[in-house]
A computed fold for a 73-nucleotide RNA from Callosobruchus maculatus, annotated as transfer RNA. Rfam family: tRNA. It is annotated as a transfer RNA. Rfam describes the family as follows. Transfer RNA (tRNA) molecules are approximately 80 nucleotides in length. Its mean pLDDT, the model's own confidence on a scale to 100, is 81.
RNA sequence: ACCGCCAUGGCUCAGCUGAUAAGAGCGCCGGACUAGAAUUUCGAAGACGCGGGUUCGAAUCUCACUGGCGGUC
Numbered sequence: 001a002c003c004g005c006c007a008u009g010g011c012u013c014a015g016c017u018g019a020u021a022a023g024a025g026c027g028c029c030g031g032a033c034u035a036g037a038a039u040u041u042c043g044a045a046g047a048c049g050c051g052g053g054u055u056c057g058a059a060u061c062u063c064a065c066u067g068g069c070g071g072u073c
Stems, first nucleotide, its partner, number of pairs: 001072007010026004029043004049065001051063003
């Protein structure tokens, strides 16, 4: 330099066949329980790397960029 893959709550991952309300586990916070804590249980908050385009509608398609990983010379 070129090619490929990846980027989703604090962490690990689903969702990529465009419209279901963006979900799960762990964690954090609050309630119940307890003498107190832990466990258990109920509830709440919290996310689509950044910027364009296509579309009635984009996490999903597309373009450029940023970061990470791998490959070729």